Molecule: SAM riboswitch aptamer (S box leader)
Organism: Actinomycetota bacterium
RNA sequence: UCCGCAUCAAGAGAGGCUGAGGGAACCGGCCCGAUGAAGCCUCGGCAACCUGCGGCAGACGCAAGGUGCCAAGCCGGCCGAGCAAAGCACUAACGCUCGGACGAUGUAGA
Numbered sequence: 001u002c003c004g005c006a007u008c009a010a011g012a013g014a015g016g017c018u019g020a021g022g023g024a025a026c027c028g029g030c031c032c033g034a035u036g037a038a039g040c041c042u043c044g045g046c047a048a049c050c051u052g053c054g055g056c057a058g059a060c061g062c063a064a065g066g067u068g069c070c071a072a073g074c075c076g077g078c079c080g081a082g083c084a085a086a087g088c089a090c091u092a093a094c095g096c097u098c099g100g101a102c103g104a105u106g107u108a109g110a
Base pairs, nucleotide, nucleotide: 001110002109004107005106006105007104008103013043014042015041016040017039021032022031023030027077029075044070045069046068048067049066050065051063052062053061054060078100079099080098081097082096083095
């Protein structure tokens, strides 16, 4: 990097350094940010997967060792279907629900 599978409405903070951006890519929206963004370090925490233990297989629970994570549904805007509303037409920024795509994380492989 590619592919398969699983999950993604919940959960989780402080300090130090630094100094203007950040929220996956493009575009736009809307948020966050000098009351300090992103990044690095220290401690703390959460619990998606792996791991260990319990459990008859399990469901599930406990632990927190390995990754990961600790603003907002993957922040939402994309595509399809159904329902609703409106109904001449126009109107982007979801009306709601379900599914998919995209993306993130884990895991087994190539």